[in-house]
Model confidence (mean pLDDT): 83 of 100. The RNA shown here (transfer RNA) has 75 nucleotides and comes from a Nanobdellati archaeon. The sequence was found in a public genome assembly. Its Rfam family is "tRNA". It is annotated as a transfer RNA. Rfam links the family to the GO term triplet codon-amino acid adaptor activity.
RNA sequence: GGUCCGGUAGCUUAGCCUGGUCGGAGCGCCCGCCUGAUAAGCGGGAGGUCGGGAGUUCAAAUCUCCCCCGGACCA
Numbered sequence: 001g002g003u004c005c006g007g008u009a010g011c012u013u014a015g016c017c018u019g020g021u022c023g024g025a026g027c028g029c030c031c032g033c034c035u036g037a038u039a040a041g042c043g044g045g046a047g048g049u050c051g052g053g054a055g056u057u058c059a060a061a062u063c064u065c066c067c068c069c070g071g072a073c074c075a
Stems, first nucleotide, its partner, number of pairs: 001074007010027004020058001029045005051067005
């Protein structure tokens, strides 16, 4: 230098191919119930500019282009 894969909540990740009524799950965190108290269990809640920018579109996590970061392979 080239090809491909990945980047979504504090962590691990689904959703992307097939655009819309969709941003969700588990763990963690906060509050409550339960307990003599803790753990476990149960209920509720907060937390996301979907790596950055531009474009297409009525509408983009999703399509296109450029860039950044990580990884694999080729040279």